Predicted 3D model of a 72-nucleotide RNA (transfer RNA) from a Candidatus Martarchaeota archaeon. Its Rfam family is "tRNA". Rfam's curators write: Transfer RNA (tRNA) molecules are approximately 80 nucleotides in length. Rfam links the family to the GO term triplet codon-amino acid adaptor activity. Model confidence (mean pLDDT): 82 of 100. The sequence is in RNAcentral, with records from ENA. Lineage of the source: Archaea > Thermoproteati > Thermoproteota.

RNA sequence: CCCGUUGUAGCUCAAUGGCAGAGCGAUCGGCUGUAGACCGAUAGGCUGGGAGUUCAAAUCUCCCCAACGGGA
Numbered sequence: 001c002c003c004g005u006u007g008u009a010g011c012u013c014a015a016u017g018g019c020a021g022a023g024c025g026a027u028c029g030g031c032u033g034u035a036g037a038c039c040g041a042u043a044g045g046c047u048g049g050g051a052g053u054u055c056a057a058a059u060c061u062c063c064c065c066a067a068c069g070g071g072a
Stems, first nucleotide, its partner, number of pairs: 001071007010024004018055001026042005048064005
């Protein structure tokens, strides 16, 4: 210098252009002599940043940033 993969909740990951979700964790409640386990509920997101396409973008296009891999 060139090519590719990845970036979404505190963590690990889903979501084939049409309401952003799950598990674990956190908080509250139930249960229990207490805790754990179990059960229920709640909170938590500018989907890495910016622009574009579209009635509609996490998803498609372009630029940038970061991590990783390959090539020279």